This is a predicted structure of a 524-nucleotide part of an RNA (small-subunit ribosomal RNA, 5' domain) from Bacteroidetes bacterium ADurb.Bin037. Model confidence (mean pLDDT): 84 of 100. It matches the Rfam family "Bacterial small subunit ribosomal RNA".
[in-house]
Context: one part of a larger RNA
RNA sequence: GGAUGAACGCUAGCGGCAGGCUUAACACAUGCAAGUCGAGGGGCAUCACAGGUAGCAAUACUUGGUGGCGACCGGCGUAAGGGUGCGUAACGCGUGAGCAACAUGCCCUAUACAGGGGGAUACGCCAGGGAAACUUGGUUUAAUACUCCAUGUGAAUUAUAAGUGGCAUCACAUAUAAUUUAAAGCUUCGGUGGUAUAGGAUUGGCUCGCGUGACAUUAGCUAGAUGGUGAGGUAACGGCUCCCCAUGGCUACGAUGUCUAGGGGUUCUGAGAGGAAGGUCCCCCACACUGGGACUGAGACACGGCCCAGACUCCUACGGGAGGCAGCAGUGAGGAAUAUUGGACAAUGGAUGCAAAUCUGAUCCAGCCAUGCCGCGUGCAGGAAGAGAGCCCUAUGGGUUGUAAACUGCUUUUCUACGGGAGCAAUAAGGUUUACUAGUAGACUGAUGAGAGUACCGUAGGAAUAAGCAUCGGCUAACUCCGUGCCAGCAGCCGCGGUAAUACGGAGGAUGCGAGCGUUAUCC
Numbered sequence: 001g002g003a004u005g006a007a008c009g010c011u012a013g014c015g016g017c018a019g020g021c022u023u024a025a026c027a028c029a030u031g032c033a034a035g036u037c038g039a040g041g042g043g044c045a046u047c048a049c050a051g052g053u054a055g056c057a058a059u060a061c062u063u064g065g066u067g068g069c070g071a072c073c074g075g076c077g078u079a080a081g082g083g084u085g086c087g088u089a090a091c092g093c094g095u096g097a098g099c100a101a102c103a104u105g106c107c108c109u110a111u112a113c114a115g116g117g118g119g120a121u122a123c124g125c126c127a128g129g130g131a132a133a134c135u136u137g138g139u140u141u142a143a144u145a146c147u148c149c150a151u152g153u154g155a156a157u158u159a160u161a162a163g164u165g166g167c168a169u170c171a172c173a174u175a176u177a178a179u180u181u182a183a184a185g186c187u188u189c190g191g192u193g194g195u196a197u198a199g200g201a202u203u204g205g206c207u208c209g210c211g212u213g214a215c216a217u218u219a220g221c222u223a224g225a226u227g228g229u230g231a232g233g234u235a236a237c238g239g240c241u242c243c244c245c246a247u248g249g250c251u252a253c254g255a256u257g258u259c260u261a262g263g264g265g266u267u268c269u270g271a272g273a274g275g276a277a278g279g280u281c282c283c284c285c286a287c288a289c290u291g292g293g294a295c296u297g298a299g300a301c302a303c304g305g306c307c308c309a310g311a312c313u314c315c316u317a318c319g320g321g322a323g324g325c326a327g328c329a330g331u332g333a334g335g336a337a338u339a340u341u342g343g344a345c346a347a348u349g350g351a352u353g354c355a356a357a358u359c360u361g362a363u364c365c366a367g368c369c370a371u372g373c374c375g376c377g378u379g380c381a382g383g384a385a386g387a388g389a390g391c392c393c394u395a396u397g398g399g400u401u402g403u404a405a406a407c408u409g410c411u412u413u414u415c416u417a418c419g420g421g422a423g424c425a426a427u428a429a430g431g432u433u434u435a436c437u438a439g440u441a442g443a444c445u446g447a448u449g450a451g452a453g454u455a456c457c458g459u460a461g462g463a464a465u466a467a468g469c470a471u472c473g474g475c476u477a478a479c480u481c482c483g484u485g486c487c488a489g490c491a492g493c494c495g496c497g498g499u500a501a502u503a504c505g506g507a508g509g510a511u512g513c514g515a516g517c518g519u520u521a522u523c524c
Stems, first nucleotide, its partner, number of pairs: 001524004006520005013376006019369002021334001026332003030329003035076003040073002043069002047067003050063005083287003092212008102204002107200007115149004124139006154181008163172003185192002213259003220250003225247004230242003262284004266277004289310005312323004340366001342365003348362001349360004379410004390401001392399002415461006424451001430445007468513005473494003479508005489496002
């Protein structure tokens, strides 16, 4: 000098864009953050409509009849998105390869198929238990829930035959035989969904080369340890696990141990080499009160799922229960220190759904903070009798503040008032129409704006609303007076202060930067 997720002191007009618990992965009140589908099902708690009955009417009762729909069964989603950096020196990450050792819901393409039965169960109804959380028994009913049989384009396994290819084990394709193995309906009749298989795409799993901290004042480490036959297990290879057998394996090119740490793209600095950092954004990994475990599922060993143990908090009728903000806000605590218990699904994206739509603290916006970067303003021009007054200095002549002011002319960025007023919106349903073709595509039309009456624009007024901070001995731009008298104090280093201090304190003046300026901390 540059830089910062900064803090502190003094000061402060506006806007744009960004950023905002670096400490206690400490504990959390409250609200919200994952639902959706009635075009799968039985149904009808609730709302509306319609019908019926009674009544003059208000109204009451009733009918799943219609729109719809609470709870329930079922499907898809909840493994994404969002948060944090505890752990991890590791195939965790980065980069480059490999899988003749693998999986892949939704999506796309292709082929083939969907025949016939059965028994339950939730909700409901009845009866109980419990303070509650919740729960037990009986009875009844449905399905795209469950299950049996058939069919087998196929697929899997086994056996036989002959063939092609390669990269060691082998891989691929063909034929025959045997065994096993599927399905679900709804419909507005347009469709949509279901089953099997093959291929694609996407996403993941595994393996390897190289790279990726400190300490040798850590020198030896290792029994599932290293390898093998076999078996089990897995989507898959493998001591991944196990019986048996062998005695190996790693290490001064640093094993093992201890300490520290998420990694990368990147960021800062530097001429570069290098050094330092990994906050915001993106990719990967790990974690979800602590430890362990599996279930379901295409996918989890699952942040807002389950079970067990533990610590903590809460409720309790003492028998027993409930909970997990490292989601968004917010609270306490810790700390030098870090924001609102805001608005909206209008846009983008996601889940579900044929769709309308619903949900979405993702996201988009707004609020707070000079935390940073950038931009604008606080007027401009003229104006010397260098006016007067004041402060200050003085050799008492004057000098300086100072073109500064007054005064004259101008402008209105900003400001105040009033008026107008966006883009972000692409389209959906529906309608019209064209083409092929018989429902797809194209064109035209056609709702929807949180931000927001915001940005922006116009009119009027009037210099009007707007400057500080640090320094002035040398380094280092900027000097005098007064006070103090090794005192009070200053200080980054050298140093200054003991009666003429340009170094302390005040004043006048000056210098530097400027809505900031200094100090502190850290890095180069």